[in-house]
Context: one part of a larger RNA
Molecule: small-subunit ribosomal RNA, central domain
Organism: uncultured bacterium
RNA sequence: UUGGGCGUAAAGGGCGCGUAGGCGGCCUAUCAAGUCAGUAGUGGAAGUCCAAUUUUCAAGAUUGGAAGUGCUAUUGAAACUGAAUGGCUUGAGUGCAGGAGAGGUUAUCGGAAUUCCCGGUGUAGCGGUGAAAUGCGUAGAGAUCGGGAGGAACACCAGUGGCGAAGGCGGGUAACUGGACUGCAACUGACGCUGAUGCGCGAAAGUGUGGGGAGCAAACAGGAUUAGAUACCCUGGUAGUCCACGCCGUAAACGGUGGGCACUAGGUGUGGGGAGGAGUCAACCCUCUCCGUGCCGCAGCUAACGCAUUAAGUGCCCCGCCUGGGGAGUACGGCCGCAAGGCUAAAACUC
Numbered sequence: 001u002u003g004g005g006c007g008u009a010a011a012g013g014g015c016g017c018g019u020a021g022g023c024g025g026c027c028u029a030u031c032a033a034g035u036c037a038g039u040a041g042u043g044g045a046a047g048u049c050c051a052a053u054u055u056u057c058a059a060g061a062u063u064g065g066a067a068g069u070g071c072u073a074u075u076g077a078a079a080c081u082g083a084a085u086g087g088c089u090u091g092a093g094u095g096c097a098g099g100a101g102a103g104g105u106u107a108u109c110g111g112a113a114u115u116c117c118c119g120g121u122g123u124a125g126c127g128g129u130g131a132a133a134u135g136c137g138u139a140g141a142g143a144u145c146g147g148g149a150g151g152a153a154c155a156c157c158a159g160u161g162g163c164g165a166a167g168g169c170g171g172g173u174a175a176c177u178g179g180a181c182u183g184c185a186a187c188u189g190a191c192g193c194u195g196a197u198g199c200g201c202g203a204a205a206g207u208g209u210g211g212g213g214a215g216c217a218a219a220c221a222g223g224a225u226u227a228g229a230u231a232c233c234c235u236g237g238u239a240g241u242c243c244a245c246g247c248c249g250u251a252a253a254c255g256g257u258g259g260g261c262a263c264u265a266g267g268u269g270u271g272g273g274g275a276g277g278a279g280u281c282a283a284c285c286c287u288c289u290c291c292g293u294g295c296c297g298c299a300g301c302u303a304a305c306g307c308a309u310u311a312a313g314u315g316c317c318c319c320g321c322c323u324g325g326g327g328a329g330u331a332c333g334g335c336c337g338c339a340a341g342g343c344u345a346a347a348a349c350u351c
Stems, first nucleotide, its partner, number of pairs: 004322003007305002012319001014201004021194003025088003030083002033081002035077008048066007091191001092188003095184004103177007110154001115149007125136002162169002206247006215241002220236004258318006266296012300307002324351003333344004
């Protein structure tokens, strides 16, 4: 490189926005770049292939032909791709009317509980474990009642429930704000899909400055356990966990499954909307339909497991990635970072 692949064997970028590029709906006067057909020129010789001849055969040699899939010029075709003119509405978007939601940001409020402080009652224990001990307590603990302070998290509702591109989001209220969905078909008229580079977002831990600090708790100390115990268990306990503004840019960032469009049996739950029927307005029930989310299952696919209209089925378009194990996601170089480190990414050697 050809070819083959990426749920679990190596392999889907953590996620989005979007530049170049690639690809792109229906009808259409026209053009003829791609495409197709004809003709002409050219496509050195040798070689290859075919035929004949020749060395008594053969390799070899000689002669002739074919081929040289190409290029150039020219004449023509117009289905497809492209260009171009005009148009269309089904793709995409807008509008109007709605309802759903832990989607985001900010402010503010609330109750339960833990801890601490003050006071009352009250007395000898409390705590902890497999059993203990360290620890706390007669300077009055633990228990109980009242008052106060402060921080963090929001029981029940709660659900293979909802929302978000992903990370993620859960007490109440208000303000600001993003997206999706349904119905109507009024408007635009292909405005689309994907997306190298780029830009932004991105759990936890970590990091800078300043705050905050109740509980929990790396490190650390002590008590146990043990042959030892730099652990598991216990008593303490600092960073951190929380807030503001920066940085970091990683993850089993997982559905281990990139995005878009179309098509291909069903059954059964559940969330949101619409239509019809039934029903005393209603609740509830039945049928149809759109969007989401689970389970089961046919065809088909799969090495198997399994997937199966939410595909891992059948096709098309675009991006990313893989190529035996170790060395190694390492060295070197470069870029980024305050650092920790991140991104890019080999080879020798070895099996």